[in-house]
Context: one part of a larger RNA
């Protein structure tokens, strides 16, 4: 100087407390461990691995296994030589491939040849998701959006170092004020950026319809309009600016006015010096080591989907604040040409036929559920719950056996609110409800977004956990 203390002081955080809802019990989905296996490819392992890499394993992917092939090789480059092929057809084969047949490329030409493309041979080389993340770059997680981490000069100390950065206040903040052997500065904080909340101006189509007119069974449907909504560009607006009180005449705090908004308005992006030899050599790059008729490469089939079990994360439930049936309404983000697909028709349905329209504020196009209205069920393992299984189908796709999703009919398991323990959340939040997108032929209970309905509680900081500052002890570095 640090680190540590079941030392002290001050302070903060959904850390506790106060509340709401879960997990832990059940069934299923998914990941992991374990076991099994020819193979169940590999990585990730307290927080910070375990719906993680994987925004989507039937083949492919694919790295694994079995079997069948190739060896200048599956892709590519240089040089030299040589040839003319390719396409097509036949045989064989699971395919990859192998064997054979047919044909004999194009451009320029001084007819000597030159060039292009392709095949073959040779050569230099290729190739490796093989090892080492403890050789590395790059990228990432974490403490933590915590308020810290440092430097120059000066001063003090023999020195390691200290000071500044400590102290008194204050703040979300090393934020600011005052003081001070310090005076300044840098990286962080804040601000600048995006979005949302109010208003003004400009613009007015595909969007809008207050006023005027026309029209319909009905509808901005039409003429028209530019008010409103909306769209999207430019501005305004919030700064403790104003008032009162407190405070050291300060920083600032509390209350108030005005205001759409009040003291960082809400949300996002933004992650200091560093820590964990944290993660990744399987994104990529790369040193070293290793393989080179194989640890490379092509193909078929299988596996990654196994299943006494254990754990994590989720979904669905156990019902009446409900289930079922009918009626009535209201979004937003987004997406669409190898696409989205309307009307109409067929089918109980998944879906099929069909093809209007749309390169989109124009068409697809419509919310859904909760809520509301009406009916039914009447507390049961039930009209709860839907696992599992049987039959018959639909769709995608060369192909759904291993191993996809969906539909109809039948079947109708566990489960009656969950031990110890444990998680999330402070407001348009939790909880509940659906919708969209990426990946994607097909496949979401996952992920990322979007809106709809919309709470309870916070006395407070004694305690648990994590963190910051000061101080103290230490036989630790």
């Nucleotide at each position: 100087u640090g680190a540590c203390g079941g030392g002290g002081g001050c302070c903060c955080g959904c850390a506790c407390a106060a509340g709401c809802g879960g997990u832990g019990g059940a069934g299923c989905a998914u990941g992991u461990g374990g076991u099994u296996u020819a193979a169940u490819u590999c990585g990730a392992u307290a927080c910070a691995a375990c719906g993680c890499g994987a925004a989507g394993a039937a083949c492919c992917u694919u790295a694994c296994c079995u079997g069948g092939g190739c060896u200048c090789g599956a892709a590519g480059u240089g040089c030299a030589g040589u040839a003319u092929a390719a396409a097509c057809c036949c045989a064989u084969g699971a395919a990859a491939g192998u064997g054979g047949g047919c044909u004999a490329u194009c451009c320029c030409u001084u007819c000597g040849g030159g060039g292009a493309a392709u095949g073959c041979u040779g050569u230099a080389u290729a190739g490796g998701u093989g090892c080492u993340g403890c050789a590395u770059g790059g990228c990432u997680g974490u403490c933590g959006u915590c308020a810290g981490c440092u430097c120059g000069u000066g001063u003090c100390g023999u020195g390691a170092g200290a000071u500044g950065u400590u102290g008194g206040g204050u703040u979300a903040a090393g934020u600011c004020c005052c003081g001070c052997a310090a005076c300044g500065a840098g990286c962080g904080c804040a601000a600048c950026c995006c979005u949302u909340g109010u208003c003004u101006c400009u613009a007015u189509u595909u969007g809008c319809c207050a006023u005027c007119a026309g029209g319909u069974a009905a509808u901005g449907c039409u003429g028209g309009g530019a008010a409103c909504u909306a769209u999207a560009g430019a501005g305004a607006g919030a700064c403790u600016g104003c008032c009162g009180c407190g405070g050291u005449u300060a920083a600032c705090g509390c209350g108030g006015a005005g205001g759409a908004a009040g003291g960082u308005g809400g949300g996002g992006a933004u992650g200091a010096c560093g820590u964990c030899a944290a993660g990744u050599c399987c994104u990529c790059a790369u040193g070293g080591c290793c393989c080179u008729u194989a640890c490379g490469u092509c193909c078929a089939g299988g596996g990654c989907u196994a299943c006494a079990c254990a754990c994590g994360u989720g979904c669905u439930a156990c019902a009446a604040u409900g289930g079922c049936u009918g009626g009535u309404a209201c979004a937003a983000u987004a997406c669409g040409u190898c696409g989205c697909u309307a009307a109409a028709c067929c089918g109980c349905g998944a879906g099929g036929u069909g093809g209007a329209g749309c390169u989109a504020a124009u068409c697809g196009g419509a919310a859904a559920g909760a809520a509301c209205c009406a009916g039914u069920c009447u507390c049961a393992g039930u009209u709860c719950g839907g696992a599992u299984c049987g039959c018959a189908c639909u769709c995608u796709g060369c192909a759904a056996c291993u191993c996809g999703a969906g539909u109809g009919c039948g079947u109708g398991a566990a489960g009656u609110u969950g031990g110890a323990a444990u998680c999330g959340c402070u407001a348009g939040u939790a909880a509940a409800c659906g919708c969209g997108a990426a990946u994607c032929a097909g496949c979401a209970g996952g992920u990322c977004g979007c809106g709809u309905u919309g709470a309870a509680u916070a006395c407070g900081u004694u305690c648990c956990c994590g963190g910051g500052c000061c101080u103290u002890g230490u036989a630790c570095a």
Molecule: small-subunit ribosomal RNA, 3' major domain
Organism: metagenome